[in-house]
RNA sequence: ACGCGCUGGCGGGACUCGGUGAAAUUCCGAACCGGCGGUAAUGCCCUGCUCCGGCAGGGCUGAGCCCGCGACCCGGACGUCGAUACCAAGACGGACGGUGGAUCUGGUGAGACUCCAGAGCCGACGGUUGAUCGGACGGCCCUCGCGGGCCGAUCGGUCAGACAGUCCGGAUGGGAGACAGCGCGC
Numbered sequence: 001a002c003g004c005g006c007u008g009g010c011g012g013g014a015c016u017c018g019g020u021g022a023a024a025u026u027c028c029g030a031a032c033c034g035g036c037g038g039u040a041a042u043g044c045c046c047u048g049c050u051c052c053g054g055c056a057g058g059g060c061u062g063a064g065c066c067c068g069c070g071a072c073c074c075g076g077a078c079g080u081c082g083a084u085a086c087c088a089a090g091a092c093g094g095a096c097g098g099u100g101g102a103u104c105u106g107g108u109g110a111g112a113c114u115c116c117a118g119a120g121c122c123g124a125c126g127g128u129u130g131a132u133c134g135g136a137c138g139g140c141c142c143u144c145g146c147g148g149g150c151c152g153a154u155c156g157g158u159c160a161g162a163c164a165g166u167c168c169g170g171a172u173g174g175g176a177g178a179c180a181g182c183g184c185g186c
Base pairs, nucleotide, nucleotide: 002185003184004183005182006181007180008179010177016030017029018028019027032165033123034122035069036068037067038066043060044059045058046057047056048055049054064121065120073098074097075096078093079092080091081090103119104118105117106116107115125169126168127167129160130159131158132157133156134155135154137152138151139150140149141148142147
């Protein structure tokens, strides 16, 4: 150095201005963001050789839309809990499988979907507003009382509406993976 195992912490960015509107970081115009591994002709640096034109080797860096992975969603053998003999609903975990987005044109060149120039495109799931009617509830006010009025949050109905890469939530979660330490092997 390489392989395997264990441990440890680390491990995703982004709404600003204007417009419409009762309401928008959700729509419209402009702006803003880009996880991990691979590939790689960029750029920078080092070493050696040199006929001083370069050549060879090495290090760092280098793609949102090329290949693959992760996150989200669906299924799920099996495991744990449920369980105090057996056992069920259910809850949690889960190997593995499925689903799952987006790029062209021109230039250079032997070679580029990666470079340069230009123009495009993409981004899980759930949530989000108002009016009105009714129910039970709470607060305040009026009333001797019956009762009435206003407001609040809540449940149900009706009508209209507004649609998230960036806001809120699951998530103080999970995670591709990179790194460090230790052990074993070679």